Notes: The prediction has a mean pLDDT of 85. The part of an RNA shown here (small-subunit ribosomal RNA, 5' domain) has 487 nucleotides and comes from Chlamydomonas sphaeroides.

Context: one part of a larger RNA
RNA sequence: GGACGAACGCUGGCGGCAUGCUUAACACAUGCAAGUCGAACGCGCAUAAAAUCUUUUAUGUGUAGUGGCGCACGGGUGCGUAACGCGUAAGAACCUACCUAUCGGAGGGGGAUAACAUCGGGAAACUGUUGCUAAUACCCCAUAAUAGCUGAGGAGUGAAAGGUGAAUAACCGCCGGUAGAGGGGCUUGCGUCUGAUUAGCUAGUUGGUGGGGGUAACGGCCUCCCAAGGCCACGAUCAGUAGCUGGUCUGAGAGGAUGAUCAGCCACACUGGGACUGAGACACGGCCCAGACUCCUACGGGAGGCAGCAGUGAGGAAUUUUUCACAAUGGGCGAAAGCCUGAUGAAGCAAUGCCGCGUGCAGGACGAAGGUCCGUGGAUCGUAAACUGCUUUUGCUAGAGAAGAACAAAUGACGGUAUCUAGCGAAUAAGCACCGGCUAACUCUGUGCCAGCAGCCGCGGUAAUACAGAGGGUGCAAGCGUUGUCC
Numbered sequence: 001g002g003a004c005g006a007a008c009g010c011u012g013g014c015g016g017c018a019u020g021c022u023u024a025a026c027a028c029a030u031g032c033a034a035g036u037c038g039a040a041c042g043c044g045c046a047u048a049a050a051a052u053c054u055u056u057u058a059u060g061u062g063u064a065g066u067g068g069c070g071c072a073c074g075g076g077u078g079c080g081u082a083a084c085g086c087g088u089a090a091g092a093a094c095c096u097a098c099c100u101a102u103c104g105g106a107g108g109g110g111g112a113u114a115a116c117a118u119c120g121g122g123a124a125a126c127u128g129u130u131g132c133u134a135a136u137a138c139c140c141c142a143u144a145a146u147a148g149c150u151g152a153g154g155a156g157u158g159a160a161a162g163g164u165g166a167a168u169a170a171c172c173g174c175c176g177g178u179a180g181a182g183g184g185g186c187u188u189g190c191g192u193c194u195g196a197u198u199a200g201c202u203a204g205u206u207g208g209u210g211g212g213g214g215u216a217a218c219g220g221c222c223u224c225c226c227a228a229g230g231c232c233a234c235g236a237u238c239a240g241u242a243g244c245u246g247g248u249c250u251g252a253g254a255g256g257a258u259g260a261u262c263a264g265c266c267a268c269a270c271u272g273g274g275a276c277u278g279a280g281a282c283a284c285g286g287c288c289c290a291g292a293c294u295c296c297u298a299c300g301g302g303a304g305g306c307a308g309c310a311g312u313g314a315g316g317a318a319u320u321u322u323u324c325a326c327a328a329u330g331g332g333c334g335a336a337a338g339c340c341u342g343a344u345g346a347a348g349c350a351a352u353g354c355c356g357c358g359u360g361c362a363g364g365a366c367g368a369a370g371g372u373c374c375g376u377g378g379a380u381c382g383u384a385a386a387c388u389g390c391u392u393u394u395g396c397u398a399g400a401g402a403a404g405a406a407c408a409a410a411u412g413a414c415g416g417u418a419u420c421u422a423g424c425g426a427a428u429a430a431g432c433a434c435c436g437g438c439u440a441a442c443u444c445u446g447u448g449c450c451a452g453c454a455g456c457c458g459c460g461g462u463a464a465u466a467c468a469g470a471g472g473g474u475g476c477a478a479g480c481g482u483u484g485u486c487c
Base pairs, nucleotide, nucleotide: 001487002486003485004484006483007482008481009480010479013357014356015355016354017353018352019350020349021315026313027312028311030310031309032308035069036068037067040066041065043062044061045060046059047058048057049056050055076268077267078266085192086191087190088189089188090187091186094184095183096182099180100179101178102177103176104175105174107141108140109139110138116131117130119128120127121126148157149156150155162172163171164170193240194239195238200231201230202229205228206227207226208225210224211223212222213221243265244264245263246262247258248257249256250255270291271290272289273288274287293304294303295302296301321347323346324345325344329343330341331340332339333338360390361389362388363387370381371380372379373378395424396423397422398421399420400419404414431476432475433474434473435472436457437456438455442471443470444469445468446467452459453458
């Protein structure tokens, strides 16, 4: 000198764009953050019609229930991790819902169950008995290719569902195979902080073209048997610290430091462990067990998890609103209308940062008054003010008023915002630090090694340009200075 997610002191007019718990992965009141589909299904209610047995049909509607898809995305945090975790470059033994392309298929049958009704248990959370019922829920048979799987071969094995519609149209679905795209799992080379005042470490440890199991898949991944290997001074093991990267800051570069915001990957979701479901999880707002903590209780037993968005307490030098909207972009579901979306888009707060603008312009000497200094002559603040003329960025008032909306129409949270026009009036708007040298800027008064200053050198003990105040000056400016950290 530059930089900052900064903080502190003094000061503070406006706009645009960014950024905002770096500390306690501390504890959390309250609200919201993941639903959707009636064109899969039964059922309830209302209206109308048919029919006359009390049923059928149509339309509308519905909290809940069965079923499907989603909830593995999006959002948060950085605890752990020195690791194939990440980065980069390769690889072979794999999986992939939805999407795209393509080749085929969809025949027949069955038994349940929730809802509902009934009778109970319980303070509650919830739950039991009996009976009824549907499906794109579940099961069985058939069918099965030059295809899939198993197998050396003979051979064996495994599928399906319908819905809307007047319809044999059309559309949305269903089952099997192949290919693609995108996504994911796995392996390897190289790179990836400090300590030797850590020198030896290792028994599933290292290998097996031995047996078995397991996985989507290779593999000591697991188990039995056999062998005795494997790593290490090119630093094993141990200990400490740490998410990694694109990047960011600095620097002429090499390098050094760093990893907020944004983007990619990883890990985690009160602490520890476990599996279930599923194409995908060992699952933040799912389940089970154990633990700590909090809450309810009729003491028998239950409920909970903000490292989602706001917000509260605590910690701290320190970090915002319990706002608006799904209008846009994107996501989930749905044939669609649409519903949901604290993702997102916006507004609010904060000079936290960067950028831009303003606080007026021109004339004006009696060089006014006043302050300060003085050699008492004057000098300086100073064209500065007053005064005269002008302008209106900004401000206030009034009027008009968007783009962002795609898709014929309709649809805008922001927002009566941005912007434009008219009127008013210099009006509404300047501070902070420094002035001994480094370092731009000097005098007076007070004080008297006191009070104090100080980044370094150093100032102060009676004329202090170094302390304090004043006048003047210098520098930056809606900021200025200090502190901290990095280069």
Background:
It matches the Rfam family "Bacterial small subunit ribosomal RNA". The full RNA is in RNAcentral, with records from SILVA.